[in-house]
A computed fold for a 72-nucleotide RNA from a Spirochaetota bacterium, annotated as transfer RNA.
RNA sequence: AGGCGCUUGGCUCAAUGGUAGAGUAGCGGUCUCCAAAACCGCGGGUUGCAGGUUCGAGUCCUGCAGCGCCUG
Numbered sequence: 001a002g003g004c005g006c007u008u009g010g011c012u013c014a015a016u017g018g019u020a021g022a023g024u025a026g027c028g029g030u031c032u033c034c035a036a037a038a039c040c041g042c043g044g045g046u047u048g049c050a051g052g053u054u055c056g057a058g059u060c061c062u063g064c065a066g067c068g069c070c071u072g
Base pairs, nucleotide, nucleotide: 001071002070003069004068005067006066007065010024011023012022013021018055026042027041028040029039030038048064049063050062051061052060
């Protein structure tokens, strides 16, 4: 330099173009002599950035950035 893939709550990951979710972590509760475990509930997101297409974009298109792999 070129090619491919990835980027979404603190972390690991989902999500046919039509209400952004789960696990885990955190907080509260039940239980317990106390805790752990288990169970119930709650909060937490400019979906990497900037544009475009569309009635509507996490999803499609373009550019950029970061990370990983491959080729030279």
The coordinates come from a structure-prediction model, not an experiment, and the mean pLDDT is 84. The RNAcentral record of the sequence draws on ENA. It matches the Rfam family "tRNA". Rfam classes the family as a transfer RNA. NCBI's taxonomy places the organism under Bacteria, Pseudomonadati, Spirochaetota.